Context: one part of a larger RNA
RNA sequence: UGACGGGGGCCCGCACAAGCGGUGGAGCAUGUGGUUCAAUUCGAUGAUACGCGAGGAACCUUACCUGGGCUUAAAUGUAGUUUGACUUCCGCCGAAAGGCGGUUUUCCUUCGGGACAAAUUACAAGGUGCUGCACGGCUGUCGUCAGCUCGUGCCGUGAGGUAUCGGGUUAAGUCCCUUAACGAGCGCAACCCCUAUUGUUAGUUACCAACAGGUUAAGCUGGGGACUCUAGCAAAACUGCCAGCGUAAGCUGGAGGAAGGUGGGGAUGACGUCAAGUCAGCAUGGCCCUUAUGUCCAGGGCUACACACGUGUUACAAUGGCCGAUACAAAGGGCAGCCACCACGCGAGUGGGAGCUAAUCCUUAAAAUCGGUCUCAGUUCGGAUCGAAGUCUGCAAUUCGACUUCGUGAAGGUGGAAUCGGUAGUAAUCGCGCAUCAGUAAUGGCGCGGUGAAUACGUUCCCGGGCCUUGUACA
Numbered sequence: 001u002g003a004c005g006g007g008g009g010c011c012c013g014c015a016c017a018a019g020c021g022g023u024g025g026a027g028c029a030u031g032u033g034g035u036u037c038a039a040u041u042c043g044a045u046g047a048u049a050c051g052c053g054a055g056g057a058a059c060c061u062u063a064c065c066u067g068g069g070c071u072u073a074a075a076u077g078u079a080g081u082u083u084g085a086c087u088u089c090c091g092c093c094g095a096a097a098g099g100c101g102g103u104u105u106u107c108c109u110u111c112g113g114g115a116c117a118a119a120u121u122a123c124a125a126g127g128u129g130c131u132g133c134a135c136g137g138c139u140g141u142c143g144u145c146a147g148c149u150c151g152u153g154c155c156g157u158g159a160g161g162u163a164u165c166g167g168g169u170u171a172a173g174u175c176c177c178u179u180a181a182c183g184a185g186c187g188c189a190a191c192c193c194c195u196a197u198u199g200u201u202a203g204u205u206a207c208c209a210a211c212a213g214g215u216u217a218a219g220c221u222g223g224g225g226a227c228u229c230u231a232g233c234a235a236a237a238c239u240g241c242c243a244g245c246g247u248a249a250g251c252u253g254g255a256g257g258a259a260g261g262u263g264g265g266g267a268u269g270a271c272g273u274c275a276a277g278u279c280a281g282c283a284u285g286g287c288c289c290u291u292a293u294g295u296c297c298a299g300g301g302c303u304a305c306a307c308a309c310g311u312g313u314u315a316c317a318a319u320g321g322c323c324g325a326u327a328c329a330a331a332g333g334g335c336a337g338c339c340a341c342c343a344c345g346c347g348a349g350u351g352g353g354a355g356c357u358a359a360u361c362c363u364u365a366a367a368a369u370c371g372g373u374c375u376c377a378g379u380u381c382g383g384a385u386c387g388a389a390g391u392c393u394g395c396a397a398u399u400c401g402a403c404u405u406c407g408u409g410a411a412g413g414u415g416g417a418a419u420c421g422g423u424a425g426u427a428a429u430c431g432c433g434c435a436u437c438a439g440u441a442a443u444g445g446c447g448c449g450g451u452g453a454a455u456a457c458g459u460u461c462c463c464g465g466g467c468c469u470u471g472u473a474c475a
Stems, first nucleotide, its partner, number of pairs: 001475002003472003007469007015459002020421004026314008034305002042053002064300007076124009089102005106115003126289002129287003136282001137278003140274001142272001147186006153162003166177003192266004197235007207224002211222003238260001241254005316415001320374006332363003337356002341352004381412001386407007428451007
């Protein structure tokens, strides 16, 4: 100087407390461990692995296993040699890959050759093989915590200290006062994006108040630039104003205001820590393989199953289930696509078929509300599992897809010790969309809106963190 303390002081955080909903019990989905297997490819392992890499494992992917092939090889270049095309087609073996055989057959020319293509030879390959403890890049975490440093000066023999401490204040090393320190840098804040209000400009594909036309109805039409909205510009919030407290910084209350003290949300992650993670995204040093650890193909596996754990989902019901009627979004996506409408089918869907390269066309909101029924039961709760019949995608659904209909109707009556989330348009609850994608194991991930709470006395305690101080046989 740090680190540590079941030392002290001050302070903060859904850290505790208060309140709400979960997990831990059941079924299923998914990941992991373990076990099994020819293989169940590899990586990630306290917090910071475990719906993680994977934002799509039937083949492919695919790296694994079994079996069958190839050896300059899948691509490209240079040099040499040979052929004349390339391409196509056929036959045989084969699961395919591959192998064997046959067929077809260029252009320019100064006849030396050249262009192009193929075959072959030589040289350059290839490796998801090892090392993340050789590295780059990227990432997690402490932590969006308020810290981490530098120049000069001063102090100290020196390591180092001071500044950065102290008194206040703040979300903040934020600012003020004091001061052997004076300044500065990286962080904080602001500048950026979305959102909440208003004005203005512009009105098409959006809108429709007044006027006119028109319809069963409908901005449907003329038209209009008012409103909504769209998207550019601008305004607006600064403790600016008032009162109180205070030397100040600032704090408390108030006014006005759409918004008030960082308005709400996002992006943004200092010096560093964990030899943290990644050689399997990529790049790369070294080592290793080279008729194989390379490469092609078929089939299988990654989907196994006594068990254990994590994350989810569906429930256990009446604030509910079922049936009928009926209303209101936002954000996205669409041509190998979204699909109105019509017909058929109980349905998944099928057959026709208009519009739309989109503010134009398409893509059903559900919970809610109204009416009816069920009356507390393993039930009209719950839907696992299984049987049968089908639909769709795809070369192909057996291992191993999703969905539909009929039947079947398991566990489960609110869950031990323990444990998690979030402080407001939040939790809870309800649907909708997108990426990946032929299809899909999506209940996952990322977004969007609808309905919409309760509680916070307080900081004694648990956890994590910041500053000062103290002890130490630790570095």
Molecule: small-subunit ribosomal RNA, 3' major domain
Organism: uncultured organism